The RNA shown here (Bacterial RNase P class A) has 384 nucleotides and comes from a Planctomycetota bacterium.

[in-house]
RNA sequence: GGGCUGGCGCGGGCGGCCGCGGCUCGCAUUGACGAGUCGAGGAAAGUCCGGGCUCUACAGGGUGCGAUGGUGGGUAACGCCCACAGGCCUUCGGGUCAUGGAAAGUGCCACAGAGAAUAGACCGCCGAUGGCCUCUUAUGGGGGCACAGGUAAGGGUGAAACGGUGAGGUAAGAGCUCACCGCCGGCGUGGUGACACGGCGGGCACGGUAAACCCCAUCGGGAGAAAGACCAAAUAGGGGAGAAGAGGGCUCGCCCCUCAGGGAGCGACCCGUUCCCUUUGACUCUCGGGUAGGUCGUUCGAGGCGGCGUGUAAACGUCGCCCCAGAGAAAUGGUCGCCACCUCUUCGGAGGGACAGGACCCGGCUUAUAGCGUCGGCCCCACU
Numbered sequence: 001g002g003g004c005u006g007g008c009g010c011g012g013g014c015g016g017c018c019g020c021g022g023c024u025c026g027c028a029u030u031g032a033c034g035a036g037u038c039g040a041g042g043a044a045a046g047u048c049c050g051g052g053c054u055c056u057a058c059a060g061g062g063u064g065c066g067a068u069g070g071u072g073g074g075u076a077a078c079g080c081c082c083a084c085a086g087g088c089c090u091u092c093g094g095g096u097c098a099u100g101g102a103a104a105g106u107g108c109c110a111c112a113g114a115g116a117a118u119a120g121a122c123c124g125c126c127g128a129u130g131g132c133c134u135c136u137u138a139u140g141g142g143g144g145c146a147c148a149g150g151u152a153a154g155g156g157u158g159a160a161a162c163g164g165u166g167a168g169g170u171a172a173g174a175g176c177u178c179a180c181c182g183c184c185g186g187c188g189u190g191g192u193g194a195c196a197c198g199g200c201g202g203g204c205a206c207g208g209u210a211a212a213c214c215c216c217a218u219c220g221g222g223a224g225a226a227a228g229a230c231c232a233a234a235u236a237g238g239g240g241a242g243a244a245g246a247g248g249g250c251u252c253g254c255c256c257c258u259c260a261g262g263g264a265g266c267g268a269c270c271c272g273u274u275c276c277c278u279u280u281g282a283c284u285c286u287c288g289g290g291u292a293g294g295u296c297g298u299u300c301g302a303g304g305c306g307g308c309g310u311g312u313a314a315a316c317g318u319c320g321c322c323c324c325a326g327a328g329a330a331a332u333g334g335u336c337g338c339c340a341c342c343u344c345u346u347c348g349g350a351g352g353g354a355c356a357g358g359a360c361c362c363g364g365c366u367u368a369u370a371g372c373g374u375c376g377g378c379c380c381c382a383c384u
Base pairs, nucleotide, nucleotide: 001380002379003378004377005376006375007374008373009372010371012339013338014337015336016335017334018333020039021038022037023036024035025034026033027031041355045366046365048364049363050362051361052360053224054223055222056221065220066219067218068217069216070084071083072082073081074080085099086097087096088095089094100215101214105213106212107209108208109207122155123154124151125150126149129148130147131145132144133143134142135141136140163181164180165179166178167177168176182204183202184201185200187198188197189196190195228296229295230294231293238287239286240285241284242283245259246258247257248256249255250253260278261277262276263275264274265273266272303322304321305320306319307318308317309316310315341352342351343350344349
């Protein structure tokens, strides 16, 4: 100097002017007022997990459904995080994995291939034995054919071909035999554990697939701030109380007529009149539910920063300091100057700055992000 890899931090600063929202204070203009103060993020996003909180349901259990799935730890909890184990990949720094069960059962394994799970003879090899032909020294021996058949070593197909390598063995072969590796069973040692290591025994039986059905274990009731709690108008309707009825008619009704009584309107009073009501209750009083509207929930919280301690770490404990948006269809913006940064430059200057914005709160994950800074690790090249 270059390449690879793993983290962490920042996401322009200061000032002027104009403007917006919340809160507090002031008023000798109670306001479209003045002053002060606070006013988005590392992801506020996706709403994918987990909790708090609330209502609902509620004796307990099971089925079903969903999620998760190595071990140990952290946590309020998690599908998150940390550490470790094992598999796979690696430029050897590291990365990554739903990583329980395939010997409970069922299913599937396309194409190719002879054969895909109580396997299979296409090519190849052999043909000891049996068969056929032939030579001969003839119940024997030699040579040949590839007919019966043997063979899973080699080739070929495939993602996968029923342990691998080597030696012995054989007609050729084959765990047929042996050594090592692998596998299975059991033992011992170490470890909290996943597991690791080392003997011993067994020729080896048991292909893959469970983000296929399924089995096992663990967890989960449902709905979500438009949750929910409280206050509560007008109008209409409901419950209760108070007060006043008799007669007649028919087509038998929420009907009509007469008299009596009550209420309302015609400014008040009396008369009169119109309407309504009286055993189906006008009118007055009262009760409770719900609507509009208002208040709370609602931001002091598993809170932030710093020191110390414990722990490999995630994290936890303790001490000190701090208060840091909160509303309602919804404010957090614009502009100018200087400085810093980046790019271009004719050295005068010109241009540029990402992804994106709360809505009950919190812990995670995932996704987006111009540019800058910083700390590790490994490899290569050059020089000293």

It is recorded under the gene name rnpB. It matches the Rfam family "Bacterial RNase P class A". The family's RNA type in Rfam is ribozyme.